[in-house]
């Protein structure tokens, strides 16, 4: 100390997760040792068995036995000592209230922390004072009788005390009276004096003793202080819910009076009627609290295991007794549940002590060992007792230390992995050499924890008459659970001692194989649908290491609840507004206080913890000892600037009076006219209305229209304005009545009176509701009429509720400036509205200063940006309200308001990894503005009907291979499927293969020729038949055959590729560098002004250059020139033919093919910014890119293409490979492309006759001839080609046909032929002859084309043995039209909208349906704790009564008196009964919600989303919705006013 994650991208918001720590922990894998802790977190669930509390004979009484010894015996026994004043039990005394568990309960003086008892108490201790006199009577134990199963009792009778009781004494102690001082917060306190009253005891032991007592200890009794421990009271502190707001009858005081150790409603009677509470009473929930301990820079947040301090509690609820203390964990009484025992009559018990069992649970130790220590209890000690302790067992539960070895060892072993096959990794890692020896093992030594107390000895002291004894100091002796432990020493060998997560980012570490959205990962983001660094598995590797991870919980990080330290215009968030209560917080001077504050000191924060420093354990982690820190504490003592508070005092914040204008402020009466509609009359006739267009609707019954009167109701043109006015809703013709506010101006007065405001109250637009009026227009519902696929809409026509008034209720709106309220300070500039004032002027103007209110721009600043800027979102001060991811939801319940309708307050469960806000690029819009294309348009001929071809689709088939699918698949791939191609199908065959390369092995051929078998492949068989070198061993090479390597695949992946290719698109655009603007994406340059075919070019500018497109350079064409002159040309000259450049010859012309000129807005003139550039024009063959063509930016479509090729990975291998024969690829009810002919007369025929260019030809092209009607044959002259093949064709010119399914058309079919080719059946092309179909201009739709162009016309070529209506190329004929840019389609710029970015073929809402989860109601059913009221009412305290019984005292005695005990009463637990209420669970059925995979209907929203949209209310609809009335801009465009800038 940050990181991931919302976007294409980027700043913000904001959540979510991660990385650390930590832990009483569990879980998986592992596990060597040791030290030091630490271990039921759940069942306060139940418990077997042992043990955890006794102990004193020196308080007291009785008091064994066994065994041992002697004695005596009738040998059966008994007697004495001795065990022994032991043991057991009893009476008494302390103790048992400690010490150990626990965490139920308890939000409370229960804790913590300071205080106060003038309201207490304290056994055993200390100190000091004084006492311990003199008597009695019982009583347990014991013995005896008795009752019970037991438990456990009765009854008689002896006895003892330091057990009981009585008297005496007695105070400084209680109390009573009268007095004095002194203090103090009040009752009072403390002192002193005097007189009454009233309460005490116990002795044991030892020592002397003249037996009287004394001395000495240990008790005991009063008293009085001290310590300890404890009780009461009080400030102040620490949880959650307000969807708990009221709550109390002993309640809250008083008197009385009881009660307590002590005050007190703590209890009683009575009187009052208080008492607590939004600074949270009560009520519900949770919880022991604290020192502390975890985390954390701290503040703070979580947690109270161990240890220590306090509380509460002991099966569960009640009582109380006893005692210094208990309302009692191992007492007691009682009542429940449990659980045992019983003889059925009763009894008995309480591990939340230490073990230890069961049951819960993910979980959590031995039924150990000692009192050696230390600590407790008794006792005068010795000493007994001690599950407190101190030890040891178990657990890696947690912290700490140590080990599992060290050094040398290879260009590096194997074995694994991997490889581009060379190599690399594991890796000095091992081996292998040489070493040490901790820890564990063997074996020897061997503490320290022990001081005590006791005993013995010596000395020394004080008392005392001694003495015992008492104190002090020494020296000897006795005492170890743990334990033969720590520890030391010695022995042997590297032996016996390493795993655990991970490895896509975040995070530190990479490949290979397998799976194939499968299996599985996963803290977030996310991986996995055939090459997965992310699943699994190997190999490497990286962290950590006796552990290593996962789970869970806490805190960090998260300034993500923000005290330190956040925020509210759009991100979540300002209450509709305004008065105003408590509350906070407040102006200027003086002077007091000292309550905050701030310094000092004093106390106290127990100890442990924490830091810091030295210490002991080998270190360390532990553990000691010094010191240090710790509080909103409590006192004192200072300070006096602020704050508070008292007092005084100003005027400038507020207010008030005075004059004054403004104004749709507000309420109430009245009153005008314009227009709508009706009603009536008149005039007048056929329509009106209404829309995109129609209809319903009106109207010949007389509408609209027009003109008069007439009526009613609601609203108030213009003016009118980012103008005024009000808190906010709002407010608007005019007059008036009443009445708020605010502004200016100049004095004058109070004098701080101010500011905000939680609750409260008021006031609040539209719609809604209630009553009662009114109803002119408009109008939700509704109705009908159109529109639609449908229209519960959007349009029209009609039409109730509403709008209007009056009275009440509702109380919300995008109720917004989405900006709460005051108060103050920080550059300006412009308009404007109500005022004042200068300065000018006759004066209103104009200029200028000023105060209030209202807009725009703009600095600094501020913002996440956007913007906001004296009207602040800037700088500060005060108060309020509000917020803390999205969804679930402003739902649900509850509460409280309402007549409803609703409002208001407001949640959980569950679900997502993100919602979101500015802004940025793009894409997009039924957004807008410029501009371009045969894009419309104007025009010309087309498809689309026929009928053929030809591809495709379906179909069918054994197979109809396979590919191509909007433009931009479809006469594509195929520039040419009878075999062959071929890649499909059916059969036959081969298996190192049809083809290639190596290597071993083996034979001599290979090649050609024949013959048989067969359908061929093949298969047998004759026939001919090896070459070079040589050192003659033998070797190369080249063929067959066996084998091993391997070949082969038109198998699969174009979504693993590489080239190639198509399209946007010849579309004008796509980048970069440096600067410079922005927090960033990014922007700028590239935008603007013009202009261009063009990001073309000028000009301007935070830009300045550049790239890669545009153009330009190349190819062909258009003119000329030059050069060359054959095969091509023939103007001159000559020759020759019937005729022809034939032929001589020419070089001019055409023409070939080479070179070169020519065009550049160069020239004028005109508009333009002087510019670029555009019009005209001239010249010119050509003129403004001349015409064509080759050129295809960054980049899109995961376009096509593994079947052209190459290639990854994959799959087959006697077959998915090879080879043959036949077949299919040509199937055909049907659809669609794409074309060829046609339907005729601008046509057909028939006859003459004219004029091309391109380009092919030797396995070729093929004249003349000749036969055929013809195809076509024969035949070869020429030609390897400017020579030869080689004749275009529409056209021209003449005839015929005359509108006919024809003399058109030219299918189909019959028949005869050619030609090619091994072969024309399936399945070719031509020819003749004979057939002679459909078709008469072609529906919605649709396609091309802007000039030598459509549109016609032939002719060529490639591929090919043959096969062209189709592709590619020629050239002849040769048009028509373009006003223009509204509109379709596509494209470029800008710009302005988005909720889109896979980018509009996008996002995306509801209902419906199907599933899974959570929740709400619900008739019940059900449980559970509290509470209220009444029955009963245990024990027991207390009070009454006394019938019964009663030692001690009193009396002579009756008999009191006391005690027991018993009955009544009060209260009272459990328990019953009732009635609610409150919190769960469950519940037919219901209702909404989330969530799922590609389900249904539609299409609300994001663009002007196609009716902008959203908001409140109403209605209404399958549904998103829609409609009305008010509101909002968080609306796109335009126009047209205003403003502002320039």
């Nucleotide at each position: 100390a940050g990181a991931g994650u919302u976007u294409g991208a980027u700043c913000c918001u904001g959540g979510c997760u991660c990385a650390g720590a930590a832990c009483g922990a569990a879980c998986g894998c592992u596990g060597g040792c040791g030290g030091c802790g630490u271990g039921c977190u759940u069942c306060a669930u139940a418990c077997a068995u042992g043990c955890a509390a006794g102990u004193c004979g020196u308080g007291c009484g009785a008091g064994a036995a066994a065994g041992u010894c002697c004695g005596c015996u009738u040998c059966g026994g008994u007697g004495g000592a001795u065990g022994a004043g032991u043991a057991c039990a009893g009476c008494g005394g302390c103790g048992a209230a400690c010490g150990g568990g626990u965490g139920c309960g308890u939000a409370a003086c229960a804790c913590g922390u300071g205080g106060g008892c003038a309201a207490c108490u304290u056994g055993c201790c200390c100190a000091u004072c004084g006492g311990u006199c003199u008597g009695g009577g019982a009583u347990a134990a014991g013995c005896u009788c008795u009752c019970g199963a037991a438990a456990g009792g009765g009854g008689g009778u002896c006895u003892a005390a330091u057990a009981c009781c009585a008297g005496a004494u007695g105070a400084u102690a209680c109390c009573c009276u009268c007095g004095g001082g002194u203090g103090g917060c009040a009752u009072c306190a403390c002192u002193u004096g005097a007189g009454g009253u009233u309460c005490a005891a116990a002795g044991g032991c030892g020592g002397u003793u003249u037996c009287g007592g004394c001395c000495g200890u240990c008790g005991c009794c009063g008293a009085u202080g001290g310590a300890u421990a404890g009780g009461c009271c009080c400030g102040c502190g620490g949880u959650c819910c307000a969807u708990u707001a009221g709550c109390u009858u002993g309640u809250u005081g008083g008197u009385g009076g009881g009660g307590u150790a002590a005050c007190g409603g703590c209890c009683u009677a009575c009187c009052a009627a208080g008492g607590c509470u939004c600074c949270g009473a009560u009520g519900g929930a949770u919880a022991g609290c604290c020192g502390a301990c975890c985390u954390g820079a701290g503040a703070g947040g979580g947690u109270g295991a161990u240890c220590g301090g306090c509380c509460a509690c002991a099966c569960u609820g009640g009582g109380a007794c006893u005692g210094a203390g208990a309302u009692a964990c191992g007492g007691c009484c009682c009542a429940g549940a449990c659980u045992c025992c019983u003889a059925c009559g009763g009894g008995a018990g309480g591990c939340a002590g230490c073990a230890g069992u069961a049951g819960g649970g993910a979980a959590u130790a031995u039924u150990g060992c000692g009192c050696a220590a230390u600590g407790g209890g008794c006792g005068a000690a010795a000493g007994c007792c001690u599950g407190a302790c101190g030890c040891a067992g178990c657990a890696a539960c947690g912290c700490c230390g140590c080990g599992u070895g060290g050094g040398u060892g290879a260009c590096g072993a194997a074995g694994c992995u991997u490889u581009u096959c060379g190599g690399a990794g594991u890796g000095u890692a091992a081996a292998a050499c040489c070493c040490u020896g901790u820890c564990a093992g063997c074996g020897g030594g061997a503490a320290a924890g022990a001081a005590c107390c006791g005993g013995u000895c010596a000395u020394g002291c004080a008392g005392g008459a001694a003495a015992u004894g008492g104190c002090a100091u020494g020296g000897c002796c006795c005492u170890g659970a743990c334990g033969g432990u720590a520890c030391c020493c010695g022995c042997a060998g590297a032996g016996g001692a390493a795993g655990u997560u991970c490895c896509g980012g975040c995070u530190a570490a990479c490949u290979c194989c397998g799976u194939g959205c499968c299996a599985g990962c996963a803290g977030c983001c996310g991986c996995g649908g055939u090459a997965a660094c992310a699943c699994g598995g190997g190999g490497g590797g990286a962290a950590c290491g006796a552990g290593c991870g996962u789970u869970g919980u806490u805190c960090g990080g998260a300034u993500u609840u923000a005290c330190u330290g956040g925020g509210c215009g759009u991100a979540a968030a300002g209450g509709g507004u305004g008065c105003g209560u408590a509350g906070g917080c407040g102006g200027g001077c003086c002077g007091a206080u000292a309550a905050g504050u701030c310094g000092g000191g004093u106390g106290u924060g127990a100890a442990a913890u924490c830091u810091c420093a030295c210490a002991g354990c080998u270190u360390a982690a532990c553990u000691g000892c010094g010191a240090g820190a710790g509080g909103c504490c409590a006192u004192u003592c200072g300070a006096a600037a602020c704050u508070g508070u008292c007092g005084g005092u100003c005027u400038u914040g507020a207010g008030u009076g005075c004059a004054g204008g403004a104004g749709a402020g507000g309420a109430g009466a009245g009153u005008g006219g314009a227009a709508u509609u009706c009603c009536u009359g008149g005039u007048g006739u056929a329509g009106c209305g209404g829309u995109g267009a129609a209809a319903u609707g009106c109207g010949u019954a007389g509408a609209u229209a027009u003109c008069a009167g007439g009526a009613g109701g609601a609203a108030c043109a213009c003016c009118g304005g980012u103008g005024g006015c009000g808190a906010a809703g709002g407010c608007g013709g005019c007059u008036c009545u009443c009445u708020g506010g605010a502004c200016u101006g100049a004095c004058a007065c109070u004098g701080a009176c101010g500011c905000u405001g939680a609750g409260g109250c008021a006031c609040g637009a539209a719609g809604g509701c209630c009553g009662g009026g009114g109803g002119a227009g408009c109008a939700a519902a509704c109705a009908g009429g159109a529109u639609u696929a449908g229209a519960u809409a959007c349009c029209c026509u009609g039409g109730u509720a509403g709008u209007c008034c009056c009275g009440g209720c509702g109380g919300u709106a995008a109720a917004c400036g989405a900006u709460g309220g005051g108060c103050a300070c920080u550059a300006g500039g412009u308009g404007u509205c109500a005022g004042g004032g200068g300065u000018a002027u006759c004066g209103a103007c104009c200029c200028c200063c000023u105060u209030g209110g209202u807009g725009c721009c703009g600095c600094a600043g501020u913002u996440a940006a956007c913007a906001c800027a004296u009207u602040a979102a800037g700088u500060g001060c005060c108060c309020c309200g509000c917020c803390u991811g999205g969804g679930g939801a402003g739902u649900a319940c509850g509460g409280c308001c309402g007549c409803a309708a609703g409002g208001c307050u407001g949640a959980a469960a569950c679900u997502c990894a993100a919602a979101g806000g500015a802004a940025u690029u793009g894409a997009c819009g039924g957004g807008g503005g410029c501009c371009c294309g045969c894009a419309c348009a104007a025009g010309c001929g087309g498809u689309g009907g026929a009928g053929u071809a030809u591809g495709u689709g379906g179909u069918u088939u054994a197979a109809u291979u396979c590919g191509a699918c909007g433009c931009a698949a479809c006469g594509c791939g195929a520039a040419g499927a009878a075999c062959c191609u071929u890649a499909c199908c059916u059969g036959g065959g081969c298996u190192u293969g049809a083809c290639a390369u190596g290597c071993a092995g083996u034979g001599g051929a290979c090649c050609g020729g024949g013959c048989u078998a067969g359908a061929g492949a093949u298969a047998g068989u004759c026939c001919u038949u090896c070459u070079c070198c040589u050192u003659c061993g033998g070797g190369a090479g080249u063929c067959g055959c066996u084998g091993c390597a391997c070949a082969g695949g038109u198998g699969c992946u174009g979504c693993a590729u590489g080239g190639c290719u198509g399209u946007c698109g010849u579309c004008a655009g796509c980048u970069c560098g440096u600067g410079c603007c922005g927090u960033g994406a990014g922007g700028u340059g590239u935008u603007g002004g013009g202009u261009u075919a063009a990001g073309u070019c000028c000009c301007g500018c935070a830009a300045c250059g550049a790239g890669c497109g545009c153009a330009a350079c190349c190819c062909c064409u258009g003119u000329c020139c030059u050069c060359a002159g054959u095969u091509g040309c023939c103007a001159u000259c000559g020759g020759g033919u019937c005729a022809u450049g034939c032929c001589g010859g020419g070089a001019a012309c055409u023409c070939u093919g080479g070179g070169g000129a020519g065009a550049c807005u160069g020239c004028c003139u005109c508009g333009g910014u002087c510019a670029a550039c555009g019009g005209g024009g001239a010249g010119g063959a050509a003129g403004g890119u001349g015409g064509g063509g080759a050129u295809g930016a960054c980049g899109u479509c995961a376009a096509g293409u593994c079947c052209u090729c190459a290639u990854g990975g994959u799959c087959c291998u006697u077959a998915c490979g090879u080879c043959c024969a036949g077949g299919g690829c040509u199937a055909c009810a049907c659809a669609c492309g794409u074309a060829c002919u046609a339907c005729a007369a601008u046509g057909g025929u028939c006859g003459g006759u004219a004029c091309a260019a391109u380009g092919g030809g030797u396995c070729g092209c093929a004249a003349u001839a000749c036969c055929g009607c013809g195809a076509g044959g024969u035949g070869g002259a020429g030609c390897c080609a400017a020579u030869c093949c080689u004749c275009a064709a529409a056209g021209c010119c003449g005839g015929c046909c005359u509108c006919a399914g024809u003399u058109c058309a030219g299918a189909u079919u019959g028949g005869a032929g050619u030609c090619u080719g091994c072969a024309a059946c399936u399945c070719g092309a031509c020819u003749c002859c004979a057939u002679g179909a459909a078709g008469g201009a072609g529906g919605a739709a649709u396609c091309g084309c802007u000039a030598g162009u459509a549109a016609u016309c032939g002719c060529g070529g490639a591929u090919c043995a043959g096969c062209a209506c189709g592709c590619c190329g020629c050239g002849g004929u040769g048009a028509a039209u373009a006003c223009g840019u509204u509109c379709c389609c596509g494209g470029g710029c800008c710009u302005u909208g988005u909720a889109c970015a896979c980018a509009c073929c996008g996002c995306c809402c509801g209902u419906c349906a199907a599933g899974c989860c959570a929740u709400g109601g619900a008739a019940g059913c059900u449980c559970g704790g509290g509470g209220u009221a009444c029955c009963c009412g245990a024990a027991g305290u207390c009070g009454u009564u006394g019938a019964g019984c009663u030692a001690a005292c009193c009396g002579c005695a009756a008999g009191g008196a006391u005690g027991c005990c018993a009955a009544c009463g009060c209260c009272g637990a459990a328990g019953g009964u009732a009635a609610a209420a409150c919190g769960g669970g469950u519940g037919a059925c219901u209702a909404g919600g989330g969530c799922u995979a590609a389900g249904u209907c539609g299409u609300a929203a994001c663009a002007a989303g196609g009716u902008a949209g959203c908001c409140g209310u109403a209605g209404c609809g399958g549904a998103a919705g829609c409609u009305g009335c008010g509101g909002c801009u968080g609306g796109a465009u335009c126009a047209c006013c205003u403003c502002c800038u320039u």

This is a predicted structure of a 1542-nucleotide RNA (small-subunit ribosomal RNA) from an uncultured bacterium.
The prediction has a mean pLDDT of 84.
The sequence is in RNAcentral, with records from ENA and SILVA.